[in-house]
Context: one part of a larger RNA
RNA sequence: CUGGGCGUAAAGCGCACGCAGGCGGAACCGUAUGUCGAUUGUGAAAGCCCCGGGCUCAACCUGGGAAUUGCAGUCGAAACUGCGGAUCUUGAAUAUCUGAGAGGGUGGGGGAAUUCCUGGUGGAGCAGUGAAAUGCGUAGAGAUCAGGAGGAACAUCUGAGGCGAAGGCGCCUACCUGGCAGAAUAUUGACGCUCAUGUGCGAAAGCGUGGGGAGCAAACAGGAUUAGAUACCCUGGUAGUCCACGCCGUAAACGAUGAUUACUAGUUGUCCGAUGGAUUAACCCAUUGGGUGACGCAGCACACGCAUUAAGUAAUCCGCCUGGGGAGUACGGUCGCAAGGCUAAAACUC
Numbered sequence: 001c002u003g004g005g006c007g008u009a010a011a012g013c014g015c016a017c018g019c020a021g022g023c024g025g026a027a028c029c030g031u032a033u034g035u036c037g038a039u040u041g042u043g044a045a046a047g048c049c050c051c052g053g054g055c056u057c058a059a060c061c062u063g064g065g066a067a068u069u070g071c072a073g074u075c076g077a078a079a080c081u082g083c084g085g086a087u088c089u090u091g092a093a094u095a096u097c098u099g100a101g102a103g104g105g106u107g108g109g110g111g112a113a114u115u116c117c118u119g120g121u122g123g124a125g126c127a128g129u130g131a132a133a134u135g136c137g138u139a140g141a142g143a144u145c146a147g148g149a150g151g152a153a154c155a156u157c158u159g160a161g162g163c164g165a166a167g168g169c170g171c172c173u174a175c176c177u178g179g180c181a182g183a184a185u186a187u188u189g190a191c192g193c194u195c196a197u198g199u200g201c202g203a204a205a206g207c208g209u210g211g212g213g214a215g216c217a218a219a220c221a222g223g224a225u226u227a228g229a230u231a232c233c234c235u236g237g238u239a240g241u242c243c244a245c246g247c248c249g250u251a252a253a254c255g256a257u258g259a260u261u262a263c264u265a266g267u268u269g270u271c272c273g274a275u276g277g278a279u280u281a282a283c284c285c286a287u288u289g290g291g292u293g294a295c296g297c298a299g300c301a302c303a304c305g306c307a308u309u310a311a312g313u314a315a316u317c318c319g320c321c322u323g324g325g326g327a328g329u330a331c332g333g334u335c336g337c338a339a340g341g342c343u344a345a346a347a348c349u350c
Base pairs, nucleotide, nucleotide: 004321005320006319007304008303012318014201015200016199017198021194022193023192025088026087028085029084030083031082034080035077036076037075038074039073040072041071042070049065050064051063052062053061054060091191092188093187094186095185096184097182098181099180103177104176105175106174107173108172109171110154115149116148117147118146119145120144121143125136126135162169163168206247207246208245209244210243211242215241216240220236221235222234223233258317259316260315261314262313263312266295267294268293269292270291271290272289273288274287275286276285277284299306300305323350324349325348332343333342334341335340
């Protein structure tokens, strides 16, 4: 290279956008790039292979053929592919109408709870645990009532429910804004799919500057436990958690399952639409489109299981794998303030 694979054995980039590249709908005309046919030239000889001949045979020598799967020229074919032209509407997109939604951003507002402060009542405990102790409290705690401050998170509704490309998103409200679904028409007329490099987004933790700091809480301190206890339990408690701006760019970033398209039994729940029937109406019934679950046939799979949301049957494009350890390490490069990220071996060993 051919070939085989990637849910769990090694293997799908965390996710998207997208240049180059690869691939690409229906019917027609032309062309002849690829493609196919014929023919000519060339493809040295020797060798290999086939049929003969000569040394008594063989090795060896020798004659002829085949082969040399290639390249070029000429003549032809036109199904497929490419190219040029002209056309179409089913892929794609746009317009109109309707609809659902924790999709994103900014501002404003709200109540419950925790903590703290002030004042009143009150008077001995509170807190904590397996049991305790550290801790708090007669300088009046805890409890209770009133007032105030401040920060963070939004109970019930809440659902295997919804939205988002993923990360993720949940009090109310206003403004700005992205995407999606359905229904018919109309318009454009293949405008599409995928995507190396690249660019953007990307939980938590962490970093820089400036704020903020109620609760929680790495580190740390103390009390316990224990043979010890640098832990699990308890009392405290700083970074951090929050905000603004800028970095970092990683996760069991998981459906451990790349994207897109087509096809291949059904049953059932649920969410968002549409049409029809019935009804006062909600509800209900039938059909149908989109999402999200459960079960299940064919098929697939070592098995588990998957099964119209495929891990089935096919196609296009990208990424990735090739025994375990060494190692996602060293070195080099590159990015980063740093932490470190990305790329990525070998010796040796089993």
Notes
The part of an RNA shown here (small-subunit ribosomal RNA, central domain) has 350 nucleotides and comes from a marine metagenome.